[in-house]
The part of an RNA shown here (large-subunit ribosomal RNA, domain IV) has 318 nucleotides and comes from a soda lake metagenome. Rfam family: Bacterial large subunit ribosomal RNA. Model confidence (mean pLDDT): 85 of 100. The RNAcentral record of the full RNA draws on SILVA.
Context: one part of a larger RNA
């Protein structure tokens, strides 16, 4: 010196990306308990008191001083859940609603599943799948069913845009291959030419919880500044309600408050958004999370700053 476990004045996050790691705190009885809420929780929410052993009375149970319990006196220790076992705690804001699933061996999550909620196909000889076929699976079910696709619990909502590209339906009309039919052609053909016309395609409708879009220039109100208002080009239609420097914001450490003595943090708030935005869902939410992240409180060898026990290796000597 290295690895395991331990202790430690006085300070208590000063360490560090970051309390990582390590402490705290615990069992049971009693008090008592916010904020929020989907009224079910939140909740062991914070919090405070007891706790060992005698001795006595009482009360429940019991055939039974058996077991439990309350109340009253005593009594020992620094210490009575005396060792062992045995929750730190609190608030904001975030992502997911939740119990649940996963990368067997670097990733347990916000990623997947979920209830729900919408769409699409399908009347059973069905519709989806496997199978070259017989045949099987769904199903010995039947639209309260099955299958396939998005969203993902609740609440509140879910605007415009069918032009593009998809499906869906119609269709007077045009288009549309071969084969069959006529001709022409060849003493046989090859070839061409016309009739017909499937299915698709034009065409005409529909449809976005189908794929997916969701603008620009200029001028304008009696200080100024803004621009509710107008002109103008343009689009299928120009981004509604909401959110918003965002897990999206380059510029940016945005501006203003609040938290610190100080804060590229965080939270609230402005906000014309480089490049939010409504089932690729928007926005909110009590609960719950080995998820992220910011503060406070209790702790403390993380640190100030080392120091010292124990065990095992190393490493010297022999």
């Nucleotide at each position: 010196c290295g690895c395991a476990a331990c202790u430690c004045a006085g300070g208590g996050a000063a360490u560090u990306c970051g309390g990582c790691a390590a402490g705290u705190u615990a069992g049971c009885c009693c008090c008592g308990u916010a904020c929020c809420u989907u009224c079910g929780g939140u909740a062991c929410a914070u919090g405070g008191g007891g706790u060992g052993c005698c001795u006595a009375u009482c009360g429940u149970c019991u055939u039974g001083u058996u077991a439990c319990g309350a109340u009253a006196g005593g009594u020992c220790g620094c210490a009575g859940u005396g060792a062992c076992u045995a929750g730190g705690g609190a608030a904001g804001c975030u992502c997911g609603a939740c119990u649940g699933u996963u990368u067997a061996c670097u990733a347990a999550a916000a990623a997947c599943a979920u209830a729900g909620c919408a769409g699409a196909c399908u009347g059973c000889u069905a519709g989806u799948c496997g199978g070259a076929a017989a045949c099987g699976a769904u199903u010995u079910g039947u639209a309260u069913a099955g299958u396939c696709u998005g969203c993902g619990a609740c609440u509140c909502u879910u605007g415009c845009c069918c032009a593009g590209u998809g499906c869906c339906a119609g269709c007077a009309c045009c288009u549309g291959a071969a084969c069959c039919c006529u001709c022409c052609g060849u003493a046989c053909a090859a070839g061409g030419a016309g009739c017909a016309g499937a299915a698709g395609g034009g065409c005409u409708g529909g449809u976005a919880a189908a794929c997916g879009g969701c603008g620009g220039c200029a001028g304008u109100a009696a200080c100024u500044a803004u621009g509710a208002c107008u002109g103008u080009c343009u689009u299928a239609a120009g981004g509604u309600a909401g959110c918003g420097u965002a897990g999206u914001c380059c510029c940016u450490u945005g501006c203003c408050a609040a938290c610190u003595a100080a804060u590229u943090g965080u939270u609230g708030g402005c906000c014309c958004g480089c490049a939010u935005c409504a089932a690729u869902a928007g926005a909110g939410c009590a609960a719950c999370g080995a998820g992220g992240u910011u503060u406070c409180c209790a702790c403390u060898g993380u640190c100030c700053c080392g120091a010292g026990u124990u065990g095992u290796g190393g490493c010297c000597c022999g």